[in-house]
Order: sequence, then structure tokens, then C1' cells
RNA sequence: UCAGACGGUCGGAUGGCCGCGCCGGCGCAUCGGGGAAACCCGCGUCGGUGAGGAAAGUCCGGGCUCCACGGGAACACGGUGCCGGAUAACGUCCGGCGGGGGCGACCUCCGGGAAAGCGCCACAGAGAGCAGACCGCCCGCCCGGCUCAGGCCGGGCGCGGCAAGGGUGAAAGGGUGCGGUAAGAGCGCACCGCGGCCCCGGCAACGGGGACGGCAUGGCAAGCCCCACCGGGAGCAAGACCGAAUAGGGACGGCGGCGCCGCUCUUCGGAGCGGAAGGCCAAGGCGGGUUCCCGCGCCCCGUCCGGGUGGGUCGCGUGAGGCGUCCGGCGACGGACGUCCCAGACGAAUGGCCAUCCAACGCCGGGUCGUCGAGACCCGGUGUGGACAGAACCCGGCUUACAGACUGUCUGACCCC
Repeated sequence: UCAGACGGUCGGAUGGCCGCGCCGGCGCAUCGGGGAAACCCGCGUCGGUGAGGAAAGUCCGGGCUCCACGGGAACACGGUGCCGGAUAACGUCCGGCGGGGGCGACCUCCGGGAAAGCGCCACAGAGAGCAGACCGCCCGCCCGGCUCAGGCCGGGCGCGGCAAGGGUGAAAGGGUGCGGUAAGAGCGCACCGCGGCCCCGGCAACGGGGACGGCAUGGCAAGCCCCACCGGGAGCAAGACCGAAUAGGGACGGCGGCGCCGCUCUUCGGAGCGGAAGGCCAAGGCGGGUUCCCGCGCCCCGUCCGGGUGGGUCGCGUGAGGCGUCCGGCGACGGACGUCCCAGACGAAUGGCCAUCCAACGCCGGGUCGUCGAGACCCGGUGUGGACAGAACCCGGCUUACAGACUGUCUGACCCC
């Protein structure tokens, strides 16, 4: 200088004018207005404060709240899944291990168990699970042809051998080489792989070494399953408090009410039969003594009580909190000290306009560098002009979206000293 890898921080700045939410002070207005009540509410001015790294998706874990529950274990269901650590907890994070990729910095992988059992392995293929002879290789016998002969070539037969080669497939019962053999084959040997055993290192996952075994355990657990660990349910519309009318419930009270028309009977209290009205409050009974009273029932009205709905207030921000310094740790993180208080709305504030500037992009002009090419950079002018996106109980993560700017560490190549 060029090419790359992995992080971190920020995500327009300043000023002016107007406006909004919340909190506090002062002044004014009102002894007020709304509402049954609970409760809420004005105007001006001054000061403070007012979105995010993702506030998003609502995927995971917690706090908090209510409900359920005597403790423990087991079963069922759901989740997690190499090892160690961090954490309030996690499926997150950190550090390792193993497989794969890259010269490298580094990237990537839902990564327990397939010798507990069951199940599946499409198509193709001869054969897909205690494997298989389609082509092929070899042997024996027979026939034919050629050759002096040894033998060679072709065909047929074999309840002969062979897993080397070809072919099918995602996968064909270790790989490469040498020996061996009629041809072959872990049949033998060497190296590699694999398996259990021993030793060493490591907390462990795992790694290294040794001798042994001729190879046994094909794949799928994101199919059932097995093993280990974790898990009560619902969510701020949680929940707590205050608390109307109306309807409904309860208690007490009222010189309250419990009928009308026609006919018949009557002991004159009423009874039976029939009927009408039913907007002009409703109900339109029973028992006991008897020309009236008592008790119960029903209806109406009044007063009081208790619960719920609508309504209101709280929950609601001092918190697993932010920042700084130091200490421990490779790190995630933990500890100590100091310091700060930092949105809290609810038909939902956090905005609009203007000016100057910075970044970015387009166009024009000039210049520098260049292998005078692609192009890169600098200066001036002009125009466009801020990415993704808006808290709603809170916190820790994950995932997704995002114009651009700044910055740290590391890797490779080339040049110079």
C1' cells in the first nucleotide's frame, strides 16, 4: 500500500419562533363547575423533564399479581440435550471439545443413545439386512472350428467356485498397496480406519501412546422409544380499593290494598254459576274465632343493609437501575467505593416551521495521481436531503428491520529500512 476476518460506539448538530404530555413553584379566578357518589377539573407565568437500539415480532426465561395446593416420590404430558462455567432464570451468554470449510485471522453444525426393543429404507437394482450371481472372472465335462503339436477361439451343460471388475442406488457387509490363488477373498502382511483393553494428560467432553482383535455394530431417534435434567395454572383486560340510578336479594315499618257487572241462593258475613274490562298502580288469597279482630301469604309505598355491572382511583416506576474508578476472572460475569434519579400517557404527549452546518447521493467546472486505461482523490458551484422505526406493568435474552458515520484488535500478500 492492497485484500480480508472479528468486534465496539453512534445513529444528525446548533440556534430562533410556535405548540403538546407529566411534575414542581408562584400568581389569578372560584368558595366554584361536572357527577347520585367515588372522584375529576381552569387560566397565566417560571423552572425541570419527555422514546429505541431495536420501543417491533410476542419466540424463550424471570419479577410481580391472583387462583390451586400438607410433604415426598412415581406416572402421564411438554421442553431441553457434547463438556465445564456464568446467571434470578433461560432454548441465552462465555470458555473448551468433536465433525466440516478456509493459506490464515476465522467461519459453520438441534452435536445424548442405533450391541434395550419395535418400525421404516421409496424409485432403480440380481440383491436393502442373519445380503446378493444381472453382466463378469475361474474350474470341470461335452460339441464345433483352427493348429504338426502345445494350445487358442466360439457355443452348450453343472444343486461347481468367486464379492476382485462393471452396472443400480442416498446407502451394496472397511480403504490403499503387496503377496497369495484356478479365479478370488482380512486368506496373509504393511499403513490408515474401527472396536473394546491398558497407560499417560485433562474437572470433563476429549486427546496422545501401547499391545491386542481380522472387522463384528449399514442408515434413520426432525418415527415410536430409552437415558439425564427442568416444568402447578392464568395473566396488568393480573389484581386491590371506593362506589349510583334501575332490576334483583334481605330486614323493619304503614290507622295502605287484596276488586267490578248480571242471575240464583243466603244464617246478610258471604257462597255458587256466568260475564266484562285489563293504558288510567299492582295483587286480586288462606286459616282461626265470628256483624269485627288476629295470624300467615301476595301487591304497593317508605327507610335501612349487603353483593355485582357501568364509573372512578390505585397498581405505575428506586430498579436483578444507569455512569465512573479500582479489584478478581482468559471470558461471560462478580465484588467494593463514589455518583445520578432518568417518560409514565390512557381517543394515548414526545411535534411543526425557518436558518446555518456536517455526513451521503446526483449534476457541472477545474486540478492531481495512474500501467495516461478502467478509475481513485482534492477544490469550487448547484440541487436533493435524513435509514429502520413510536413506550403502554417491568426486566434479561433471542429473532427480524436499518441510509450512513467513527473506531479497536487481528490475518494474508507485496515493497522499503

The RNA shown here (Bacterial RNase P class A) has 417 nucleotides and comes from an Alphaproteobacteria bacterium. NCBI's taxonomy places the organism under Bacteria, Pseudomonadati, Pseudomonadota, Alphaproteobacteria. The sequence was found by an Rfam model in a public genome assembly. The prediction has a mean pLDDT of 75. Rfam family: Bacterial RNase P class A. By type it is a ribozyme.